[in-house]
Molecule: transfer RNA
Organism: Candidatus Levyibacteriota bacterium
RNA sequence: GGGCCCGUAGUUCAGUGGUAAAAUGUCUCCAUGGCAUGGAGAAGAUAGGGGUUCGAUUCCCCUCGGGUCCA
Repeated sequence: GGGCCCGUAGUUCAGUGGUAAAAUGUCUCCAUGGCAUGGAGAAGAUAGGGGUUCGAUUCCCCUCGGGUCCA
């Protein structure tokens, strides 16, 4: 320098055109004399920009970051 893959809550990950699911973690409340533990609830995410579309996390382009292969 070129090819391919990936980027989604603090962390691990699902979803793949109709508005993002879960585990764990965090916070609040309840149960207990207290801890552990259990139950209920809450907050929290689509790498950035542009395009297509009625509608984009999803499709296309560029940039950034990571991995891998070739030179």